[in-house]
This is a predicted structure of an 80-nucleotide RNA (c-di-GMP-I riboswitch aptamer) from a Thermodesulfobacteriota bacterium. Its Rfam family is "c-di-GMP-I riboswitch aptamer". Rfam links the family to the GO term cyclic-di-GMP binding. From the family's description: GEMM was predicted in a large-scale screen for bacterial structured RNA regulatory elements.
Parts: sequence; structure tokens; C1' cells
RNA sequence: UGCCGAAAAAGCCAAACUCCGAGUAAUCGGAGGACGGAAAGCCACGGAUCCCAGUUUUAAGGGAUGGCCGGGUUGCCGAA
Repeated sequence: UGCCGAAAAAGCCAAACUCCGAGUAAUCGGAGGACGGAAAGCCACGGAUCCCAGUUUUAAGGGAUGGCCGGGUUGCCGAA
């Protein structure tokens, strides 16, 4: 350094729910709160799911989810 992930150390993030705000919606942001997480840091490239509109003879489109999976990329520590 790489792989790997501990009965180690320092820490980090933050589900559901509540309040406020944005959005047609999915959902997102802030505060509280902790279900959990070795990348639960970042990226919508592929798939999947959800929302909007539309077609329903066949379709194509826009958005969301990274804490659904795969992939890409960056990072803390150093036991076996």
C1' cells in the first nucleotide's frame, strides 16, 4: 500500500415519529429524535420501485429514491 473488518481507539451519519417550510405528488430542507449503518460520504450510468402527465392500437416523456440492488469515485483506524 492492497485486501479485510475487531469484544480496539477517536469520531461520524441518522430510520420511524413530531413540528416548521418547499413541491400537484413521489419526496426534499431545517430542528428535535435514534431504527440502524464500515462508507447510511458523493455520483441517477444500468436495473428496480414510486410520483406526474399521457396512451390504452403501439408507445415515447419528465421527476424522485444513493438508508433497494449493481457500478464508479473519495475517505478514518489498523487487530486477526